[in-house]
RNA sequence: GGCAGAGUAGAUCACUGGUAGAUCGCUGGGCUCAUAACCCAGACGUAGCAGGUUCGAUUCCUGCCUCUGCAA
Numbered sequence: 001g002g003c004a005g006a007g008u009a010g011a012u013c014a015c016u017g018g019u020a021g022a023u024c025g026c027u028g029g030g031c032u033c034a035u036a037a038c039c040c041a042g043a044c045g046u047a048g049c050a051g052g053u054u055c056g057a058u059u060c061c062u063g064c065c066u067c068u069g070c071a072a
Stems, first nucleotide, its partner, number of pairs: 002070006010024004018055001026042005048064005
């Protein structure tokens, strides 16, 4: 260099055109003699970057960047 896959919350992953969610973690409260567990509430993302299509893009298209794999 060629081909394929991936990039979304602190972590692991959903969602695949119509206001972006779950689990764990974090913070506060409850419960307890206390801790864990359990219960309640909260914070945290302009979806890798830049363009294009569309009334509307995380989603479709193009280029680039990073990571993983395959063939030689």